[in-house]
Context: one part of a larger RNA
């Protein structure tokens, strides 16, 4: 030097993307324990205390076992003295939870999930495997069974059916080969008619189907803003909520809080280049080896190195 592990004065995250790593805590018993809250929970919250031995006593019990006390002594820095053994707390985000997952670079915000929805299905069913025999589902029968969707729970889910697709229905209209009749003198062939299925096409409905939800003038008696009118134009023009955001280009938006300083981060505003309602919208207690920030305890992570143990590695013999 390298790879494990030790202990370090004062300082105490300055170190780094970033407390990665380490450290701190830690067991019992006794008090205590907040906001929130689905009233379970949060919670072992937080935080304060006590603990060895040794003698006497009495309690308890069937007991000299086990337990819980009660007086005095005594040893140490320290008594769950090794071993063993949670660091707390605040505030967002995104997912409700337990779970599951790229064996061998990702364990999560991905997937599933209870619930909610939509669709098909009356059983010789719908669905799916086989050429078929036949199987599954199912020794099930609509509180069943298959297939899409969102994804606990609260509060809700808004307009559009023009495009695409789906169901229905439909007088007429298009609309194939066959059968039919009729032409070519006859057969064949072919030519026309007339019949006409599904389908188109019209007519409806259907958005928790596929998808989509504008622009320009003008206006209140300070300004400014424009509840209001005007106009082009759509199938309808973004309702409730959220909003600089896991979504904001301009961006390091303004402001406020937290710092000595803050491109962080958290609370506000908000015309949002390019949110937005089951490709769910917003909130949500409780969970998470997930992430973003901050404080407190604590540390060799740093000021800034030092030594020390074991193994290697060089070296030298």
């Nucleotide at each position: 030097c390298c790879a494990a592990g030790g202990u370090u004065a004062g300082g105490g995250a300055a170190a780094u993307c970033g407390g990665c790593a380490a450290g701190u805590u830690c067991g019992u018993g006794g008090c205590g324990u907040a906001a929130g809250u689905u009233u379970u929970c949060g919670a072992a919250a937080a935080g304060c205390c006590a603990u060895g031995u040794c003698u006497g006593c009495a309690c308890u019990u069937a007991g000299u076992a086990a337990g819980a006390g009660c007086a005095g002594a005594u040893a140490g820095c320290a008594u769950u003295a090794a071993c063993u053994a949670g660091g707390g707390g605040a505030c967002g985000a995104c997912g409700a939870c337990u779970g599951u997952u790229u064996a061998u670079c990702a364990a999560a915000a991905a997937c599933a999930c209870a619930a909610c929805u939509c669709g098909c299905c009356g059983c010789a069913a719908a669905g799916c495997c086989g050429u078929a025999a036949g199987g599954c589902u199912u020794a099930g029968u609509a509180c069943a069974g298959c297939g899409g969707g969102u994804g606990a729970c609260g509060c809700c889910u808004g307009c559009u059916c023009a495009c695409c697709g789906c169901u229905a229905g439909c007088a007429c209209g298009c609309g194939a080969a066959a059968c039919u009749c009729g032409g070519u003198u006859u057969c064949a062939a072919c030519c026309g008619a007339a019949c006409a299925a599904a389908g188109c096409a019209c007519u409806a409905g259907c958005a928790a189907a596929g998808a989509g939800c504008g622009g320009g003038a003008g206006u209140a008696a300070c300004u400014c803003u424009g509840a209001c009118u005007c106009u082009c134009u759509u199938u309808a023009g973004g309702u409730a909520g959220c909003g600089u955001a896991a979504u904001a280009c301009c961006u390091c938006g303004u402001c406020a809080c937290u710092u000595a300083a803050u491109a962080g981060g958290u609370g506000a505003c908000u015309u949002g280049c390019a949110u937005g309602a089951a490709g769910g919208g917003c909130g949500u207690a409780a969970c998470g080896a997930u992430u973003g920030u901050c404080c407190c305890a604590c540390u060799g992570u740093c000021c800034c190195a030092a030594u020390c143990u074991u193994g290697g590695a060089u070296c030298c013999c």
Large-subunit ribosomal RNA, domain IV from a Microcaldota archaeon, 317 nucleotides, folded computationally. Its mean pLDDT, the model's own confidence on a scale to 100, is 85.